[in-house]
RNA sequence: GGGGCUAUAGCUCAGUUGGGAGAGCGCUUCGUUCGCAACGAAGAGGUCACGGGUUCGAUCCCCGCUAGCUCCA
Numbered sequence: 001g002g003g004g005c006u007a008u009a010g011c012u013c014a015g016u017u018g019g020g021a022g023a024g025c026g027c028u029u030c031g032u033u034c035g036c037a038a039c040g041a042a043g044a045g046g047u048c049a050c051g052g053g054u055u056c057g058a059u060c061c062c063c064g065c066u067a068g069c070u071c072c073a
Base pairs, nucleotide, nucleotide: 001072002071003070004069005068006067007066010025011024012023013022019056027043028042029041030040031039032038050064051063052062053061
């Protein structure tokens, strides 16, 4: 220098024909307990890496860019 893959909640990751943003763990509150743990219930938490484009509508499609992993040279 060229190719491929990845980027979504604090962590690990789903997600889809383009239309509802989610799970587990963690966190907060409440209940059960003398208390803890465990269990149950409720809740908070998101620039879908970033910039632009297409579209009535983009996490998803297109272009660029950044970072990481990897292959080739």
Model confidence (mean pLDDT): 81 of 100.
A computed fold for a 73-nucleotide RNA from an uncultured Bacilli bacterium, annotated as transfer RNA.
It was read from a public genome assembly.